[in-house]
């Protein structure tokens, strides 16, 4: 925008529009009829006079006659070819447009002429028949504007040029007659129609040849009329690549719908053309059909039927069945408009003009206005305070549009008639008859019309769709990848503005939506106005045929092309001005416009076209030149490889390594000597040749082609492209027939492997060579068609030619052939005088990915196949260039206990932890690769505690508000495993405004408490990893269409993005490093609890003294590459060297940058949301977290002599300590116990003696005088309470275990190993954690491997990021 169809909804009007599908089938009605002024005949009804009969004597009634009326049905005339419907068929002179003429036109108009004389039938009707009907035969008879004969013959036709031939209604009404109406000829005119032409008019070439009345001619026929329309004869020719023939589709225009426009889509309604009329065919009548409601034949179907025959055609109007998503009433009227007939009155019209029905559309109105805040109720949300709906409603003042009821009321009427008056005409006439004016009356389907008035009353009148984004419009609640949604992206997996509901909001509104199908955006077929080097696209490559495009002067001529004019281009639609319905929709008068097409007049630059010349374009000729250009013959050596022969002996060939293989029958290697075949090293190139791809290589010889450079000479546009068409076109295959060293598909075998139908290897046949045909195809690539012309340049390199010149070379030029490079230009990448620049021309191609270069046809081949070349259905992207980053069995460069040397473990044992499985009433929960597993837990026997079994409690164990009632508190019972339960006494404070108030208990009832339930994938906080790696950004500038880059890349050095130096970059900022603590060196101040050199003094730094030294703690001081030498680039810095207590960060420590893993952790704490409320809360006894076939990780202790054991004997640090640390001193073998001094702590104590260590003694290689597991017995600690389940202590027992596979972990110096002390937790419990000191190694060459990192590069089809993708 739509002839629309579905949901859903629904007040009133006007104006349009309604069978798009079965050109399927149709009952009924009705849509074509009309003249009596052509004609015969004439039913019927009335009048009038006369008759016949009855009587009531004026009524009925017979009979024929005259007058009027004239049905029904026929004879003729004119209509029925028009209106009205429909869109099947037609790709065509059918349409559209603009011509042409060889013809016809009834009815009309004009002119002109004529109209006589006869005549014979028919229907109807009558009768007789035949048949069920439909219908039809016979005989009698009859009219005319029906039909025939003469006559005239102006025209008209034919013709021997003499002539011949051809017509009619004095008919019809009135009438006294004229008029008028009609006849018959012929000329004109108007309409209306037939014929012919030129141009235009869908798709398909997977339709390429089509044609025999076919093309034309000459004569005839036909026909209104030109023509192969048609015949006969004669000629062979006509269309065709500007699409012929065929095949699919379709009426065709004005228009209409969209569009800036150019177009693209349509052709419903109106208007003009055509075609059709149950399906095919056929003529007949007429002016005019080959005829919608005429005729005849055939068919298909349907109807009656006495079976013998009839009969009928809704694509007129209404209606009906079918079919369809889907499309109306079997109204009303000829008043109006318009037709047919007719003198007319008049009739007949489904044409028409109305009505109905349907939101199908387009316009139009209405459903109320005004006020109105207590911002009512109710809903809905909430951060609970309130917002929203919302001036919305109530409420109170108004109005009455449409809708009802009830009155009033136009125009649509002009015309026609009736009848009155004038007046013309005709005439003798005032009569008729006919014109004209003029008056009155009559004629309306719509109609209950339009319109107006009154009357009551807000009264009877809203929905629909949507709310992620596109796109106006937001929340709750439900539901939890489930229901659904959806146009495209996409939503929904427990907080959904996206599903569904609600309430709120948007939008349009008697309508909304949703399909459907057009046209735009879509520059996505591009004429306007695209593109092809990688995104889809240059034919593998040339010739050359049609066709396109083509140098320069002059003339003709006016096709093309501009400019005027005239013609036309219907109306109606679009635009413009108006005008009429109350507006608009509509309707209507003017105008514009219709880009076209004909025709003439005219211009002559440019295009084409004719003459006519040029030489710049293209070619010929001379003279040089390079060259793996072709073709054919010969020819040559080095190689492999086979045969002969000789020397000669165990191997030899191959691989990453091996086997197969060949070799004692003698190989390989080495030497003579021969056979064949097939390619030709060096030269060799970034080289060269070639019309052009494919190509083209030893050497010569013939034959042959084409470039190239110079300087002249000639032809004169002879030219470029090039659809089809020929031709040439590596490799591999194909057919014959030769060859056949070497390579080598297939194939065989031996490795590799999980496997290996491969990569490797040892054999091997087609093949590869050659002749000769055939195949036509490559990533036939520069993925870049050809051809011309212009557009900065450097630097090679090839072949000419030319100057110059020191003879080293250098300049200029023409044809190749490269490599950067600037304008410009590309999406970038890149192209860049060898364009992908800027033009011109010509051809090829392309139009999202798959499906697919496949099917089918067709052509071509022997065959493989090749060329042309789709649909179905399917996806929402496939694709290019170019960023960031990641990644890589891709490189460069460096780092780290990464590996490499080294030490010393783990991993075998036993035993402790902890987890994993089992297991259990329960064996709470978390943590799982590094980076979970001696982890949360800095310690579970009750408790902890969360879990399990049983037994209570219910405003609860714990907060806060109300009420009541007691002070609090305590003490004594019952009952119970206890929690609870239930009871009895005692006690009566403190403030007070005397009301009563605070703490604290109990009791109520209600808001709530409570929850280690759930969701670390809703979250904060913390924390773990990369990593104490050196990175991670950032402003401004620059550069890029941009994502982004630059900075930060480079050279050089660090431990480092540390510093220097370069640099379209310049600063900055988190991070490094410093600043912070500690340990080491010295000064200083201080000297008690600490220390003691010298003095005194003791058993003891125990006094007294002392504060020098140790130590303690405050505050300095020293290190910075500072000095020196030497490399570096006059740098940064490295290396060495002095000094120095310490040297290059001086050892440890604290400090972890942007970020990564939806890492951990809701059970530490907070904390959204869900759930649980006489339980998932809360208390209590008991029980388990402590189970054990087995697995794993962390760790003790150990296998033994560097050792065990026993005796002696030395040296520390850091710490802790009042519900603690304990000394002494007694007692016990010991654990420990008594008693109990000191100390809140440099004083005392833990804590004697610290162990390893050192001396001495014994033990001598065993399962031991190692090693302690694991039982029993007996004790001791702490605690309500050690059985489930605690640590110790004595005796006694005396496992396993003799150094630990794959395989792995740590550590670089005061480390590692080794030794032991201390703390925290804690009533007790330590092999674990945290600190402490002591003894005290070895190795590092070095960066090629293994991990992890860092910076730079490179591919990349990864971006959830190689644990990808596929």
């Nucleotide at each position: 925008a739509u002839g629309a169809a579905c949901g859903u909804u629904g007040g009133c009007g006007g104006c349009a529009u309604g069978g798009a599908u079965u050109a399927g089938g149709c009952a009924u009605g009705c849509a074509a009829g009309u003249c009596g002024c052509a004609c015969g005949a004439g039913a019927u009804u009335g009048a009038u006079a006369c008759u016949u009969u009855g009587c009531u004597u004026g009524c009925a009634u017979u009979g024929g006659a005259u007058c009027a009326u004239g049905a029904c049905a026929g004879u003729g005339g004119c209509g029925a070819a028009a209106g009205g419907g429909a869109g099947a068929g037609u790709a065509a002179c059918g349409g559209g447009u603009a011509g042409u003429u060889a013809c016809a036109u009834g009815c009309c108009c004009u002119c002109a002429g004529g109209a006589c004389c006869a005549g014979g039938a028919u229907a109807g009707c009558g009768u007789c028949g035949g048949g069920a009907a439909a219908c039809u035969g016979g005989c009698a008879g009859u009219a005319a504007u029906a039909c025939u004969g003469g006559a005239u013959g102006a025209c008209a036709u034919c013709u021997a040029c003499g002539g011949a031939u051809c017509a009619a209604a004095u008919g019809g009404u009135g009438u006294g007659a004229u008029u008028c109406c009609g006849c018959c000829u012929g000329a004109g005119g108007a309409u209306u129609g037939g014929a012919c032409u030129g141009c235009u008019u869908a798709c398909u070439a997977u339709u390429a040849g089509c044609u025999u009345g076919u093309u034309g001619g000459c004569g005839g026929g036909g026909u209104a009329a030109u023509g192969g329309c048609c015949c006969a004869c004669c000629a062979a020719g006509g269309c065709u690549g500007c699409g012929a023939u065929g095949g699919u589709u379709a009426c065709c225009g004005g228009g209409u719908g969209u569009g800036a426009g150019a177009g693209c889509a349509u052709g419903g309604c109106c208007c003009g053309g055509c075609u059709c009329a149950c399906u095919g065919g056929g003529a007949c009548u007429g002016a005019g059909a080959c005829a919608c409601u005429g005729c005849c034949c055939a068919g298909a179907c349907a109807u009656c039927u006495a079976c013998g025959g009839a009969u009928g055609g809704c694509u007129g109007c209404a209606g009906u069945c079918g079919a369809g998503a889907a499309u109306c009433u079997u109204c009303g009227g000829c008043a109006a408009u318009g037709g047919a007939c007719g003198c007319a009155a008049g009739c007949c019209u489904g044409a028409u003009c109305c009505a109905g029905c349907a939101a199908u559309g387009c316009c139009g109105c209405g459903u109320g206005g005004g006020u109105g805040a207590a911002g009512a109720a109710g809903g809905c949300c909430u951060g609970c305070g309130g917002g929203u709906u919302g001036u919305a409603a109530a409420g109170c003042c108004c109005u009455u549009u449409c809708g009802g009821u009830g009155g009033g009321g136009a125009a649509g009427a002009g015309g026609c008639u009736u009848u009155g008056a004038g007046g013309g005409g005709u005439u003798a006439a005032u009569a008729g008859c006919u014109c004209c004016u003029u008056g009155a009356g009559g004629u309306g389907a719509c109609g209950u019309u339009a319109c107006c008035c009154a009357c009551a009353g807000a009264a009877g009148a809203a929905g629909c769709a949507c709310c992620g984004g596109c796109u106006a419009a937001c929340u709750c609640c439900g539901u939890g990848c489930c229901a659904g949604c959806a146009g495209c992206c996409g939503c929904g997996g427990u907080a959904a503005u996206a599903c569904g509901g609600a309430g709120g909001g948007u939008g349009c509104a008697a309508g909304c939506g949703u399909u459907a199908a057009u046209c735009g955006g879509a520059a996505u077929u591009a004429c306007u106005g695209g593109g092809c080097g990688u995104a889809a696209a240059g034919c593998g490559c040339a010739u050359g045929u049609a066709g396109g495009c083509g140098g320069c002067u002059u003339g003709g001529a006016a096709a093309g092309u501009c400019a005027g004019a005239u013609g036309u281009g219907a109306a109606a639609g679009c635009c413009c001005c108006g005008g009429g319905c109350u507006c608009a929709a509509c309707c209507u008068g003017g105008g514009a416009a219709u880009g076209g097409c004909a025709u003439u007049u005219g211009a002559u630059a440019c295009u084409g076209u004719c003459a006519a010349g040029c030489u710049a374009g293209a070619g010929u000729g001379u003279g040089a030149u390079a060259g793996a250009g072709g073709g054919u013959a010969g020819u040559g050596g080095a190689a492999u490889u086979c045969c002969c022969g000789g020397u000669g002996u165990a191997g030899c060939g191959g691989u990453g390594a091996a086997a197969u293989g060949c070799g004692u029958a003698g190989a390989u290697a080495u030497c003579g000597g021969g056979a064949g075949g097939a390619a030709c090293a060096c030269c060799g190139a970034u080289g060269g040749c070639g019309a052009a791809a494919g190509g083209c290589a030893g050497c010569u010889g013939c034959c042959u082609g084409g470039g190239u450079c110079a300087a002249c000479a000639c032809u004169g546009a002879c030219g470029c492209u090039g659809a089809g068409g020929u031709g040439c076109g590596a490799a591999a295959g194909c057919g014959u027939g030769g060859g056949g060293a070497g390579c080598a598909a297939a194939c065989a075998g031996g490795a590799u492997u999980a496997g290996a139908u491969a990569c490797c290897c040892u054999g091997g046949u087609a093949g590869u060579c050659c002749a000769c045909g055939c195949u036509g195809u490559a990533a036939a690539c520069g993925a870049u068609g050809a051809g011309a012309a212009c557009u900065a340049g450097a630097c090679g390199u090839u072949g000419g030619g030319g100057a110059g010149g020191u003879u080293a070379c250098u300049c200029c030029u023409c044809g190749g052939u490269g490599u950067c490079g600037c304008a410009g230009c590309u999406a970038a990448c890149g192209c860049a005088u060898u364009a992908a620049g800027u033009u011109u021309c010509c051809c090829g191609c392309c139009u999202g990915g798959g499906g697919a270069g496949u099917a089918c046809g067709c052509a071509c081949g022997c065959a493989a196949g090749u060329g042309u070349g789709a649909a179905a259905c399917u996806c929402a992207a496939a694709g290019g260039a170019a960023u960031u980053g990641a990644c890589g069995g891709g490189g460069g460069c460096c780092c780290g206990c990464a590996c490499a040397a080294g030490c010393g473990g783990u991993g075998g044992a036993g035993u402790a932890u902890g987890u994993g499985g089992u297991u259990u009433a329960a064996u709470u929960c978390g943590a799982u690769g590094c980076a979970a597993c001696g982890c949360g837990a800095a310690g579970a026997a009750c408790c902890u505690u969360a879990c399990c079994a049983g037994g209570g409690c219910u405003u609860g164990a714990c907060a806060u508000g109300u009420c009541g009632c007691g002070a609090a508190u305590c003490u004594c019972g019952g009952u119970g495993a206890g929690a609870g339960c239930u009871g009895a006494g005692a006690g009566u404070g403190c403030c007070u405004u005397c009301g009563g108030g605070a703490a604290c208990g109990c009791g109520a009832a209600c808001a709530c408490a409570g929850g280690u339930g759930g969701u670390g994938c809703a979250u904060g906080g913390c924390u773990g990893u990369c990593g104490u790696c050196a990175g991670c950004u950032c402003g401004u500038g620059u550069c890029g269409u941009g994502a982004g880059a630059u900075g930060u890349u480079g050279g050089g050095u660090u431990a480092a993005g540390u510093c220097c130096c370069g640099u379209a970059a310049c600063g900055a900022g988190c991070g490094c490093a410093a600043c912070c603590c500690u340990c080491g060196u010295c000064c200083u101040u201080a000297g008690u609890u600490g220390c003691c050199a010298g003095c005194a003094u003791u058993a003891a730094g125990u006094u007294g003294g002392g504060c020098a030294c140790u130590c303690u703690a405050g505050g300095g001081a020293g290190g910075c590459u500072g000095c020196c030498g030497g490399u570096g680039a006059c740098a940064a810095a490295c290396c060495g060297g002095a000094g120095g207590a310490a040297g290059g960060u001086g050892g440890g420590g604290a400090u972890g940058a942007c970020g990564u893993c939806a890492a951990g952790u809701c059970a530490g704490c907070a904390u959204g949301c869900c759930c649980c409320u006489u339980a998932c809360g809360c208390c209590c006894u008991g029980g388990g977290c402590u189970a054990c076939a087995c697995a794993c990780g962390u760790a003790c202790u150990a296998c033994a002599a560097u050792g065990g054991u026993c005796g002696a004997g030395a040296c520390a640090a850091a710490g802790g300590g009042c519900a603690a640390c304990a000394a002494c001193u007694c007692c016990g073998c010991a654990a420990g116990g008594a008693c109990a001094a000191g100390c809140g702590a440099a004083u005392c104590u833990c804590a004697u003696c610290a162990a390893a260590c050192u001396c001495g003694g014994c033990c001598u290689c065993a399962g031991u005088u190692c090693a302690g597991a694991u039982u029993g017995c007996c004790g001791g600690c702490u605690g309500c309470a050690a059985c489930u389940c605690g640590c110790c202590g004595g005796c006694a027992u005396g496992a396993a275990g003799g150094a630990g596979g794959a395989a792995u972990c740590g550590c670089u110096a005061g480390u590692a190993a080794u030794c032991g002390c201390a703390g925290g937790u804690c009533a007790g419990c330590a092999u674990a954690c945290u600190g402490c000191g002591g003894u005290g190694a070895a190795u590092c060459c070095g960066u090629u491997c293994c991990c992890g990192g860092g910076c730079c590069u490179u591919g990349u089809a990864c971006u959830c990021a190689c644990c990808g993708c596929c």
Predicted 3D model of a 1366-nucleotide RNA (small-subunit ribosomal RNA) from an uncultured bacterium. The RNAcentral record of the sequence draws on ENA.